About this RNA:
The RNA shown here (transfer RNA) has 73 nucleotides and comes from Candidatus Jingweiarchaeum tengchongense. Model confidence (mean pLDDT): 82 of 100. It matches the Rfam family "tRNA". By type it is a transfer RNA. The source organism's lineage runs through Archaea, Nanobdellati, Nanobdellota, Candidatus Jingweiarchaeaceae and Candidatus Jingweiarchaeum. RNAcentral records the identical sequence in 2 taxa.

[in-house]
């Protein structure tokens, strides 16, 4: 020191221009139960790493940075 990928609720994940970001685990309440446990329901939790740029419009394109991984020297 080149190069290639990845970065989305507390964890993993869907979504590759356009209506309200999706699910699953977990969290809380409420149902069942004698009570736990499994099983129903409902609720809350995201400034889609940062920062610019394009576009009517960006979680998606594009540049840069910052952090993880692989490879090459």
């Nucleotide at each position: 020191g080149g190069g290639c990928c990845c970065a989305u609720g507390g964890u993993c994940u869907a979504g590759u221009g356009g209506u309200c970001a999706u699910g699953a685990c977990g969290a809380u309440u409420c149902c069942c139960u004698u009570a736990c446990a499994c099983g129903g329901a409902a609720u809350a939790g995201g400034u889609c790493g940062c920062c610019g740029g394009u576009u009517c419009a960006a979680a998606u394109c594009c540049g840069g940075c910052u952090g993880g991984g692989c490879c090459c020297a």